[in-house]
The RNA shown here (transfer RNA) has 72 nucleotides. Model confidence (mean pLDDT): 84 of 100. It matches the Rfam family "tRNA". Rfam describes the family as follows. Transfer RNA (tRNA) molecules are approximately 80 nucleotides in length. By type it is a transfer RNA.
RNA sequence: AGCAGCAUGGCGCAGUGGAAGCGCGCAGGGCCCAUAACCCUGAGGUCACUUGAUCGAAACAAGUUGCUGCUA
Repeated sequence: AGCAGCAUGGCGCAGUGGAAGCGCGCAGGGCCCAUAACCCUGAGGUCACUUGAUCGAAACAAGUUGCUGCUA
């Protein structure tokens, strides 16, 4: 320098057009003599950034930034 992939709660990930969910973790409660386990509830996300297309975007288009890989 060229090409490809990735960016979504604290962490790991899903969600490819009608608007965000799972596991772990965290907080409260239940159960238990007690702890673990198990069960219930809750908090926590301007979906990397900017612009555009659309009635409507996490998902489509363009650009930017960061990270990873391949080639030279």